This is a predicted structure of a 1394-nucleotide RNA (small-subunit ribosomal RNA) from a metagenome. RNAcentral holds the sequence, with entries from SILVA. It matches the Rfam family "Bacterial small subunit ribosomal RNA".
RNA sequence: AGAAUUUGAUCCUGGUUCAGGAUGAAUGCUAGCGGCGUGCCUAAAGUAUGCAAGUCGAACGGUCCACUUCGGUGGACAGUGGCGAACGGCUGAGUAAUACAUAGGAAUCUACCCCCAAGUAAGGGAUAGCCAUGCGAAAGCGUGGGUAAUACCUUAUGUGAUGGCAACAUUAAAGAUUUAUCGCUUGGGGACGAGCCUGUGGCCUAUCAGUUUGUUGGUGGGGUAAAAGCCUACCAAGACUAUGACGGGUACCCGGUCUGAGAGGAUGUACGGGCAGAAGGGCACUGAGAUACGGGCCUUACUCCUACGGGAGGCAGCAAUUGGGAAUCUUGCGCAAUGGACGAAAGUCUGACGCAGCGACGCCGCGUGAAGGAUGAAUGCCUUCGGGUUGUAAACUUCUGCGAAUAGCACCGGCUAACUACGUGCCAGCAGCAGCGGUCAUACGUAGGGUGCAAGCAUUAUCCGGAUUUAUUGGGCGUAAAGAGUUCUGUAGGUGGUGGUGUAAGUCCAAAGUUAAAUCUUCCGGCUCAACCGGAAACUCGCUUUGGAUACUGCGCCACUGGAGUCAGCUAGGGGACAGUAGAAUCUAUGGUGUAGCAGUGAAAUGCGUUGAUAUCAUAGAGAAUACCAAGGGGGAAGCCAACUGUCUGGGGCUGUACUGACACUAAGAGACGAAAGCGUGGGGAGCGAAACGGAUUAGAUACCCGUGUAGUCCACGCCGUAAACGAUGCCUGCUAGAUACCCCGCCUUGCGUGGGGCGUCGAAGCUAACGCGUUAAGCAGGCCGCCUGGGGAGUACGAUCGCAAGAUUAAAACUCAAACGGAAUUGGCGGGGACCCGCACAAGCGGUGGAGCAUGCUCUUUAAUUGGCUGUUAACCCAAGAACCUUACCCAGACUUGACAUGGUUUCCUUAUGCUCAACCCGAAAGGGAUGAGUUGUUGCUUGUCAACAGGGAUUUCACAGGUGUUGCAUGGCUGUCGUCAGCUCGUACCGUGAGGCGUGCCCUUAAGUGGGUUAACGAGCGCAACCCUUACCGUUAGUUGCAUCACUCUAGCGGAACUGCCUCGGUAACGGGGAGGAAGGUGGGGACGACGUCAAGUCGGUAUUGCCUUUAUGUCUGGGGCGAGAAGCAUGCUACAAUGGCGCGCACAAAGAGUUGCGAUGUGGUGACACGGAGCUAAUCUAAAAAACGCGUCUCAGUUCGGAUUGAAGUCUGCAAUUCGACUUCAUGAAGUUGGAAUCGCUAGUAAUCGUAGGUCAGCUAUACUACGGUGAAUACGUUCUCGGGUCUUGCACACACUGCCCAUCCGCCAGCAAAGCUGGGGCCAUCCUAAGUUCCACUUUUAGUGGACCCACGGUGGAAUCAGUGAUGAGGGCGAAGUUGUAACAAGGUA
Repeated sequence: AGAAUUUGAUCCUGGUUCAGGAUGAAUGCUAGCGGCGUGCCUAAAGUAUGCAAGUCGAACGGUCCACUUCGGUGGACAGUGGCGAACGGCUGAGUAAUACAUAGGAAUCUACCCCCAAGUAAGGGAUAGCCAUGCGAAAGCGUGGGUAAUACCUUAUGUGAUGGCAACAUUAAAGAUUUAUCGCUUGGGGACGAGCCUGUGGCCUAUCAGUUUGUUGGUGGGGUAAAAGCCUACCAAGACUAUGACGGGUACCCGGUCUGAGAGGAUGUACGGGCAGAAGGGCACUGAGAUACGGGCCUUACUCCUACGGGAGGCAGCAAUUGGGAAUCUUGCGCAAUGGACGAAAGUCUGACGCAGCGACGCCGCGUGAAGGAUGAAUGCCUUCGGGUUGUAAACUUCUGCGAAUAGCACCGGCUAACUACGUGCCAGCAGCAGCGGUCAUACGUAGGGUGCAAGCAUUAUCCGGAUUUAUUGGGCGUAAAGAGUUCUGUAGGUGGUGGUGUAAGUCCAAAGUUAAAUCUUCCGGCUCAACCGGAAACUCGCUUUGGAUACUGCGCCACUGGAGUCAGCUAGGGGACAGUAGAAUCUAUGGUGUAGCAGUGAAAUGCGUUGAUAUCAUAGAGAAUACCAAGGGGGAAGCCAACUGUCUGGGGCUGUACUGACACUAAGAGACGAAAGCGUGGGGAGCGAAACGGAUUAGAUACCCGUGUAGUCCACGCCGUAAACGAUGCCUGCUAGAUACCCCGCCUUGCGUGGGGCGUCGAAGCUAACGCGUUAAGCAGGCCGCCUGGGGAGUACGAUCGCAAGAUUAAAACUCAAACGGAAUUGGCGGGGACCCGCACAAGCGGUGGAGCAUGCUCUUUAAUUGGCUGUUAACCCAAGAACCUUACCCAGACUUGACAUGGUUUCCUUAUGCUCAACCCGAAAGGGAUGAGUUGUUGCUUGUCAACAGGGAUUUCACAGGUGUUGCAUGGCUGUCGUCAGCUCGUACCGUGAGGCGUGCCCUUAAGUGGGUUAACGAGCGCAACCCUUACCGUUAGUUGCAUCACUCUAGCGGAACUGCCUCGGUAACGGGGAGGAAGGUGGGGACGACGUCAAGUCGGUAUUGCCUUUAUGUCUGGGGCGAGAAGCAUGCUACAAUGGCGCGCACAAAGAGUUGCGAUGUGGUGACACGGAGCUAAUCUAAAAAACGCGUCUCAGUUCGGAUUGAAGUCUGCAAUUCGACUUCAUGAAGUUGGAAUCGCUAGUAAUCGUAGGUCAGCUAUACUACGGUGAAUACGUUCUCGGGUCUUGCACACACUGCCCAUCCGCCAGCAAAGCUGGGGCCAUCCUAAGUUCCACUUUUAGUGGACCCACGGUGGAAUCAGUGAUGAGGGCGAAGUUGUAACAAGGUA
């Protein structure tokens, strides 16, 4: 100190989240020691038990005990009395001021303590204890007798004190013990402590705006220690309040603590100071002090005892217990220290305190060994199989020590330090944010390894920080949230021109006081260090007092004229109010002319019209609005204002001497004005026209369109008070380049002139996130006001105010999201946006498909299987250039298991054989299994063998492995389709922009073309285009067998030439375009190959290759049979037809390109024929294979036919182990549908379409009507680019970016929170009233140290009321979030009605 997250990317705005520190903490895992701290934050809930305040015999009378030398001594004790118990300890309920902090003040008290002055005389009567006795369960109470005091009372004295003007009056005491003190009384002073008053300061809420009757003040009286409405009677009517009274909510306050750079923000545990409280409420007594935690009285609730009559109690003291809660300790030891009470003292008491215990709750310190140690051991994990890592770590050696000797927790995708393997497969799970997981997860779980901290680590909660995200330091408001509709009148407030003078409030300086201690900071010191503790210094930013200064501000006074205003002259204008007048148009009425339509629309219909419309003429009437002028021109504060005339009236501008002399600016609240719509009352009503009705449109059409039409629009008066009331830009003042158009006023030198005021456009500097603004600022400054703080919920609910109502103003929360229909700009894509251009895209034509039959493919269905893939264009005669077996991947059945195929190791063995080859046998459908015979290497050595070794070969066992058309084309390579043979796609450098990006590649011409030219902040370059390549058309040349009898021609196949807008003409700057000549060919001559960056997670793991996964006596391999050929239906591509431009018969002519030895096969013979027999020739320009349409002649004569050939029957031929499922062909017979095809749709621009045949590949044969080639015959049409489809460039809009098959709105359904609601329930207060305990005060009476009765006030309680805050509530309205739902399509493009 920052980071992540909105987007395809960018900049900004803006929220959310994270990294840091902290805690009286809690939770999970783990845990060795010590020191110092710390420990009920919740129920101010209830409490068993013990303890926490006593002491004094030197105040008193006594009692008991012990000892006794009987003289007494010592000790203990109930009671009277004194002092203390008001401290200490605990807690934070209440309290927003009777509190606290700080600084002051005057009208007070203060036991014990200190100092000073004076005194301490004389008497008296009681009483507890005790004795006797009574009542009671107890607690306790009573009666009688007698007794002491430092208990109580009287008298005296009066230094003094109090009262009084004074005279004068009143007023005190206590002794004890033994020689010295301690006490006592009065007065004065001090110290300590306490009471009271004042200034200042510190929470939220205005959806709390008015509060108050002892209230504010005075007088008399009372009262207190003391001032005071503190209390009371009377009088006056005040007092407080937008500088926030009153009310509501919350809360003890401070020193401090945490955080922060600071300013601040949060907090008030421990320690210290203050306050308040003692089960809830009230009250007084005693006392120096209390309205008294461990005192009293009353009342309420609760608990306990009881003999039921009555009593007792108060842990928010220390321990402890129950309960509550996420959660917080021992029923410990001691008065040794410090401190306190009492005492003369010894001493007693002290849960204050000092110690200990429990808890990692916190901070701090220490430890879990040190040195050496490579074979880099083993294990684990990973691996590219080589190794790496764990890792000097261990073992081991030496040393120290044996004291308690032990390491865990979290994390490892980014933020954020740290990575691999396996498992899982949108499951299980993770997650602080964004997010991860759908078969190769560094994000889940486990392991190995690593990182961080370490006796702890992590999580949760809370606070500060980061957050300049409430901005004083230190933000903003044109479009992101944000300028009120105006500011016309202006209040309070804030701010305020020039000179002088006074004052000294602010301000500044100096000094003094205070700012408790502790804490923080610095230094020094003590515990071995540290935490901790001690000492010193500094700080404590404030407040108060005194003195000084006077620049600035304030205040008082005196002046000034520049700000502001007044006056005079001139002046522009739809400024406002009222009254009157005018013409055009419309409608209506009456009358005339006139006849069948008018009106309306995309097209229609409703409507009007023969009872005479529309049209047209004349006359009359009505209401509303004012064409042209007219303009981004004028006026006004804004809303707004437009015919003309008059009356009244507001403001502005210019010029000018004069006048006033700061009179100014802004403006919360307040007042006033304020479009349209709407409301009230009364008029008016031509046109227009919500609602409503009708007609259309539509799937629907409660709309858009059409026909009617009511409120309203108009006037008067009164409300409403809102608009995208916009310049989305508050008002005022000053300063900072200009250019230019227009409006108003003036001046002169009359022109590119100049001074003011206004309204626009463009632009310096500057500003801005950008767009843009730019002397009319969104620039640079000052003053004042208003407003904003993520999106939604919501400008909503509730409350309040206003309103006749509609509604307006003010204005939340719960809940929900991580962003936001947040801004600007960028690149794309898209548009039922625009401009330009192209394409068999349309149009113009020719021929088809869609209807029929058949062929083929696909879907679907069926099936044991009907193997699989491909599915809009870009699948469907596609993979498949050929499924009877094979193919074959599918199904049924049967076999084999290191395997049908490859490599290597290993066991046993053979090479005179358990092997191999051959022949033949058995089972079997075959595969396979079993069994017999024959044949079947080499070298070397020696011990010469049924030998050993080696090489080769083979078998067998076993292990690695083979194998897989199993899966994933969404893990891949390669290849391919498509946009598209469309003209595009990029780079380097420079330049522009904060940036994404732009420029180049734009614009104007041109082209088939980003083809070329001109221009330009661009200059160049690359991939594409074109060309180079092949083929074809012409010519030349060379060569020529199998072609040619021969030469030539033709032909064949090599090489070359030829075409380049080269020439002419016209247009044009040029590029280029139009026309022409010549030429076989003319403007890329025709055709092909060639396919940029990329798109579609397009297709293919089943061509091959290949990662991962799966399988291994099977998902592998082999075999037989079946299936891929099924068939209700649908789709696609084709063939054949429907006939006469034809069919049939006969005759007859002309190709090209290919193929051929397992082949093509001539002549010949047989068969109706398929074909058979036979075989010449040909390894091919040599041999083989009929071209057909065409043409000629004949026949058929418009019909389901001499068209058409499906289907079916019979008989055959050929291929092949095999033709049944399931081949082709032949002959004879049979002779279906079909008579030119709905909506729709396809191909083609010339040797093309159409039509005719030929060949080849695959192949034993064939399903070929397919595919790939070849030639023959050979057209029609294109005006043109409005429309359809597709594409390109530029531009525009966008809320799209998975990119329009986009996005997205509303209802319905589920869940959630809040709101309203008849009501119901509860809480804390308030008001009135009733009753009134204890108690103070007062009064009366009485038998007067006392008692009785009464009065006021009054806690609790009762009744009633007005509010308020909560809870709950049938139901209702809206909101948020939800799966891929339903219905529509409102918005975003001109979103299809902006």